[in-house]
C1' cells in the first nucleotide's frame, strides 16, 4: 500500500427496504426455611461514523474508522 470479512442490547449472536429481536446475564415478583432451579415481568439500543438514494435505510450506495485473514 492493495482485496477480502466483519462492527446490532453487558456477552454470543439473528435480522427479504416497511414496528430493533433470540439466548446469556441485570433487577424485580411468586415459589422454597435459605440458595439454587423453576415460573412471571421489568430496565437496557442514537444499529462504528458521516454523507447519498428512497415515501421509508441495521439492510442498498459512498467515504472513513477499529478488528480479522490474505496478497506486496
Nucleotide at each position: 500500500g492493495c482485496g477480502g470479512g466483519u462492527g446490532u442490547a453487558g456477552u454470543u449472536c439473528a435480522g427479504c427496504g416497511g414496528u430493533a429481536g433470540a439466548a446469556c446475564g441485570u433487577c424485580u415478583c411468586g415459589u422454597u426455611g435459605c440458595c439454587a432451579a423453576c415460573g412471571a415481568g421489568a430496565a437496557g439500543g442514537u444499529c462504528g461514523u458521516g454523507g447519498g438514494u428512497u415515501c421509508a435505510a441495521g439492510u442498498c450506495c459512498c467515504a472513513u474508522c477499529g478488528c480479522c485473514c490474505g496478497c506486496u
Transfer RNA from Endomicrobium sp., 72 nucleotides, folded computationally.
Rfam family: tRNA. About the family: Transfer RNA (tRNA) molecules are approximately 80 nucleotides in length. Gene Ontology term of the family: triplet codon-amino acid adaptor activity.
The source organism's lineage runs through Bacteria, Pseudomonadati, Elusimicrobiota, Endomicrobiales and Endomicrobium.
The coordinates come from a structure-prediction model, not an experiment, and the mean pLDDT is 83.